[in-house]
RNA sequence: GCGCGAGUGGCGGAAUAGGCAGACGCGCUGGAUUCAGGUUCCAGUGUCCGAAAGGACGUGGGGGUUCAACUCCCCCCUCGCGCA
Repeated sequence: GCGCGAGUGGCGGAAUAGGCAGACGCGCUGGAUUCAGGUUCCAGUGUCCGAAAGGACGUGGGGGUUCAACUCCCCCCUCGCGCA
C1' cells in the first nucleotide's frame, strides 16, 4: 500500500433483509437476612434540564439517504487478521 473484520452504559455483551437503544451477566448503590462478613433475596443503576410530571441528548468522529439509521452509503480515526 491492498483486502476483510471490529468499535454500543463502569466492564463483558445483545439488538442488523431500517421501526421502543442498552436485553442478559458482572460491578456498583439502597434494603432484607446475619453478632458481623460472605452467600441468598428485593429494588435501583447512560448523560443533561426539571421540585415533579415531563423533555432533550446518546451506538468511535463527521457528513448523506429516509417519515424513521446501532443497522444502508461516503470520508476519517483506532484496533485485529490476511496479502504484498

This is a predicted structure of an 84-nucleotide RNA (transfer RNA) from Streptomyces diacarni. Taxonomically the source falls in Streptomyces (Bacteria, Bacillati, Actinomycetota, Actinomycetes).